[in-house]
RNA sequence: UUCUUAUCUAGAGAGGCGGAGGGACUGGCCCUGCGAAGCCUCGGCAACAGACUUUUAGGAGUACUGUGCCAAUUCCAGUAGCGAAUGCUUGAAGAUAAGAA
Numbered sequence: 001u002u003c004u005u006a007u008c009u010a011g012a013g014a015g016g017c018g019g020a021g022g023g024a025c026u027g028g029c030c031c032u033g034c035g036a037a038g039c040c041u042c043g044g045c046a047a048c049a050g051a052c053u054u055u056u057a058g059g060a061g062u063a064c065u066g067u068g069c070c071a072a073u074u075c076c077a078g079u080a081g082c083g084a085a086u087g088c089u090u091g092a093a094g095a096u097a098a099g100a101a
Stems, first nucleotide, its partner, number of pairs: 001101008013042005021031003025078004043070003048066003051062004074093001080089003
């Protein structure tokens, strides 16, 4: 990088450095000098895999290890269907985990 499977309306931020961008892309709409991205420290959330405990089993639990995450539903829409319309369903794309090449 590609493929497969699963999940994506829940949850969880302070400090330091930094100094203008960020929210994947496009359109919108937002966040941001009352300090963006990025880096560091500490903290937290979750429970995908490993580990351990437990259960006859399915499963449940712990949060030790490997990841992930801590504005807004993946911020909303994007394709298709239905509907007079608000909208509903579905898909694509994206993200994360596990496995494979």
SAM riboswitch aptamer (S box leader) from Heyndrickxia shackletonii, 101 nucleotides, folded computationally.
Model confidence (mean pLDDT): 87 of 100.
Rfam family: SAM riboswitch aptamer (S box leader). Rfam describes the family as follows. The SAM riboswitch is found upstream of a number of genes which code for proteins involved in methionine or cysteine biosynthesis in Gram-positive bacteria. The SAM riboswitch acts at the level of transcription termination control. The predicted structure consists of a complex stem-loop region followed by a single stem loop terminator region.